SAM riboswitch aptamer (S box leader) from Echinicola pacifica DSM 19836, 104 nucleotides, folded computationally. Of the family's consensus pairs, 94% are formed in the model. Rfam family: SAM riboswitch aptamer (S box leader). On this family, see Grundy and Henkin, Mol Microbiol 1998: "The S box regulon: a new global transcription termination control system for methionine and cysteine biosynthesis genes in gram-positive bacteria". It was read from a public genome assembly, where an Rfam model found it. The prediction has a mean pLDDT of 85. The organism belongs to Echinicola pacifica, within Bacteria.

RNA sequence: GAUUUAUACCGAAUAGGGGAGAGAACAGGCUCAUAGAUCCUAUAGCAACCUAUCCAAAGAAAAGGUGCUAAAUCCUGCCUAAAUCAUUUAAGGAACUAUAAAUU
Numbered sequence: 001g002a003u004u005u006a007u008a009c010c011g012a013a014u015a016g017g018g019g020a021g022a023g024a025a026c027a028g029g030c031u032c033a034u035a036g037a038u039c040c041u042a043u044a045g046c047a048a049c050c051u052a053u054c055c056a057a058a059g060a061a062a063a064g065g066u067g068c069u070a071a072a073u074c075c076u077g078c079c080u081a082a083a084u085c086a087u088u089u090a091a092g093g094a095a096c097u098a099u100a101a102a103u104u
Stems, first nucleotide, its partner, number of pairs: 001104008013043005021032003026077004044069003049065002053060002078093003082089002
């Protein structure tokens, strides 16, 4: 990198570094950002996919392996259903993306 399966409306921040754009990509929207964002490091925390351990099981647990810590995967894009003259409406599904586990 690829494949399969599962999950994605909950939750969780400070300090230091750094210095201009950032929120995966494209388009549109919206938001964050010199009152210093995104990012990096440290510490702390959240969660419970794997898992030490307990248990008959359900489940618990959180030492360890990952992950995560603005906004629903920030929202929309394709299909279906309903309402509406229309704009539009976070109703369902798909795709994309992310993460985990397993295989390769």